The prediction has a mean pLDDT of 77. This is a predicted complex of two RNAs, RNase P RNA and transfer RNA, with 477 nucleotides together. Rfam match: Bacterial RNase P class A. Rfam describes the family as follows. Ribonuclease P (RNase P) is a ubiquitous endoribonuclease, found in archaea, bacteria and eukarya as well as chloroplasts and mitochondria.
[in-house]
RNA sequence: CGGGCCGGAUGGCCGCUCCGUCCUUCAGUUUUGCGUUCUGGGCGGGGAGGAAAGUCCGGGCUCCAUGGAAGCGCGGUGCCGGAUAACCUCCGGCGGGGGUAACCCCAGGGAGAGUGCCACAGAAAGCAAACCGCCCGCCGAAGCCUUGCGCGUAGGCGGGUAAGGGUGAAAGGGUGCGGUAAGAGCGCACCGCGUUCUUGGCAACAAGGACGGCACGGCAAACCCCACCGGGAGCAAGACCGAAUAGGGGCGGCGCGGGAGCGGGAGACCGCUGCCGAUCGGCUUUCAGAUCAGCCGCCCGGGUUGGUUGCAUGAGGCGCGCCGCAAGGCGUGCCCGAGAUGAAUGGCCAUCGCCUCGUCUCGCUUCGGCGAGCCGGGGUACAGAACCCGGCUUACAGGCCUG
RNA sequence: GGCCACGUGGCGGAGUGGUGACGCAGCGGACUGCAAAUCCGUAUACCCCGGUUCGAUUCCGGGCGUGGCCUCCA
Numbered sequence: 001c002g003g004g005c006c007g008g009a010u011g012g013c014c015g016c017u018c019c020g021u022c023c024u025u026c027a028g029u030u031u032u033g034c035g036u037u038c039u040g041g042g043c044g045g046g047g048a049g050g051a052a053a054g055u056c057c058g059g060g061c062u063c064c065a066u067g068g069a070a071g072c073g074c075g076g077u078g079c080c081g082g083a084u085a086a087c088c089u090c091c092g093g094c095g096g097g098g099g100u101a102a103c104c105c106c107a108g109g110g111a112g113a114g115u116g117c118c119a120c121a122g123a124a125a126g127c128a129a130a131c132c133g134c135c136c137g138c139c140g141a142a143g144c145c146u147u148g149c150g151c152g153u154a155g156g157c158g159g160g161u162a163a164g165g166g167u168g169a170a171a172g173g174g175u176g177c178g179g180u181a182a183g184a185g186c187g188c189a190c191c192g193c194g195u196u197c198u199u200g201g202c203a204a205c206a207a208g209g210a211c212g213g214c215a216c217g218g219c220a221a222a223c224c225c226c227a228c229c230g231g232g233a234g235c236a237a238g239a240c241c242g243a244a245u246a247g248g249g250g251c252g253g254c255g256c257g258g259g260a261g262c263g264g265g266a267g268a269c270c271g272c273u274g275c276c277g278a279u280c281g282g283c284u285u286u287c288a289g290a291u292c293a294g295c296c297g298c299c300c301g302g303g304u305u306g307g308u309u310g311c312a313u314g315a316g317g318c319g320c321g322c323c324g325c326a327a328g329g330c331g332u333g334c335c336c337g338a339g340a341u342g343a344a345u346g347g348c349c350a351u352c353g354c355c356u357c358g359u360c361u362c363g364c365u366u367c368g369g370c371g372a373g374c375c376g377g378g379g380u381a382c383a384g385a386a387c388c389c390g391g392c393u394u395a396c397a398g399g400c401c402u403g
Numbered sequence: 404g405g406c407c408a409c410g411u412g413g414c415g416g417a418g419u420g421g422u423g424a425c426g427c428a429g430c431g432g433a434c435u436g437c438a439a440a441u442c443c444g445u446a447u448a449c450c451c452c453g454g455u456u457c458g459a460u461u462c463c464g465g466g467c468g469u470g471g472c473c474u475c476c477a
Stems, first nucleotide, its partner, number of pairs: 001403006008352007016047008049382001053393002056391005061234004066288007074230005079093005094108001095106004109225002114223002116219003131165002133161007143151002145148001173191006192214001193212008238309004248300007257276002260273005277292004302476002316335008353380006360373005404473007413427003421457001429445005450466005
């Protein structure tokens, strides 16, 4: 540095909840009997977690007249391959970065399709550009001597340059040699980069060759492009039973469509059949299907604050064998391990365990401390199912095993 | 139990990649005999921890806190 596991033990007393069984009878009836939902008691049995948490992802399940296909929109994911019911998960690789190492981290597609942004500083911020500097030419105060159409410092003008300085997060490849007036991929070698080919690999990618003198800055956790995935709501979903009330009122929205045939009827009209049309949970088209007369939303009122189910056998746990590097898969044997609803699974005492602090004693000592023992004090976490699973993240006294 | 929204000085409340407005309240001064009102000046903030970016109040992830909605029947 990494991986896995545990997360108090025993005994006594007093309780809580669920199930089974036995008993009792406060109430429900005037009494008795029956009965056992409720009340009480006896006996037996089950009773939180590694995170039950946050509700951050992914599913199962249920409902929503929708379901299939295509397109648009919205949201999400993002190296490659695999695992899985699925995943923003896991495993194995690849690439990059960090570390002496074990090992750790990476939202890790595209900036050579477009748009946008890059504050301040700076000469210049995406078309490249030139402040100081370096160099060349011309002029030339001062100055010099060979006194000339002389040389030439500071300086001025014109030009070259991108080495060096400076600004900045970032300045249009890096190092070295050559080259040059000074310089510069200007030339060369190596490294980097780009294009292309070959080889290896399922692939990401790697290695090698050839060509190119460098063109192509950063940001997509900015819009966007590409590929893939996704209907919405959630167990207070949903189903059934019971009680009670005023089966209510107001506002708004979309509708109640068209024509034909048959039957009934005195008629108004009603029923059936099929056609067109309309509506179907982001939108549009198409196909199948459903519905066609009420439905929906908001507000104000009324009643109730009950029960059963969903709901405990499940992508379940443990062991063994086989396959796979692994995540995991297949086969087989055994087991059943909470079900509350203001919400149970706890409290107290004793002994022990573990951690820590202190006095004392002993031993060792490199004089800093270390180890052992008696006694005394303190601590023993984080937190608690609520339909169920797979993950992630966060919290956690302390301990064990292992690489 | 489930589903959402929001955290910016003492309070209210804009801003949404580059220096954070404004109002009320506070403090100091002026005016006044003293106050009030008015005028001038001034101090105080992006909930916390990581990441992306040159740069984060803003974008992304996690945590913490606050607030709201959802029973059934007709």